[in-house]
RNA sequence: AGGCGCGUAGCUCAGGGGUAGAGCGCUACGUUGACAUCGUAGAGGUCGGCGGUUCGAGACCGCCCGCGCCUA
Numbered sequence: 001a002g003g004c005g006c007g008u009a010g011c012u013c014a015g016g017g018g019u020a021g022a023g024c025g026c027u028a029c030g031u032u033g034a035c036a037u038c039g040u041a042g043a044g045g046u047c048g049g050c051g052g053u054u055c056g057a058g059a060c061c062g063c064c065c066g067c068g069c070c071u072a
Stems, first nucleotide, its partner, number of pairs: 001071007010024004018055001026042005048064005
């Protein structure tokens, strides 16, 4: 320098045009003599950034940034 993949909740990851989700974690309550487990409810997101396409973009396209791998 070029190529490929990835970037979404605190962590691990789904979602591939039409309301942003799950598990774990966190908070409150219930259950217990207490803890754990379990149950119910809840908080938590500029979907890496900027632009484009579209009635509508987390998703599709371009550039940039970060990380990983490959080639030179």
Molecule: transfer RNA
Organism: Deltaproteobacteria bacterium